[in-house]
Molecule: THF (Tetrahydrofolate) riboswitch aptamer
RNA sequence: AGCAGAGUAGAAUCAGGCGCGUUAAGUGUCAUCUGUACAGGGAGUUGACAGAUGGACGAAGGGAAACCGCGAUGCCGGGUUCGCAUCCCGCUGCU
Repeated sequence: AGCAGAGUAGAAUCAGGCGCGUUAAGUGUCAUCUGUACAGGGAGUUGACAGAUGGACGAAGGGAAACCGCGAUGCCGGGUUCGCAUCCCGCUGCU
């Protein structure tokens, strides 16, 4: 110097546990504003995530009970898969 590679936050999904709603909150969606994170270091978006406010839309209930359902439902730990937008440097291997 060339080539190849590793590693994060996080995301998706699966089953489990504990809840919430079913008197409709939540989820999803759109707009605006604010903020946060993005591999060991630096930079970092029109991408990602979170919060606030507002708009439109919108549901599956049963049972005497135990309990059974339903919801793009919340949280927790776990499995699997994916995984820096991108740029520079570094690291590992080979030549």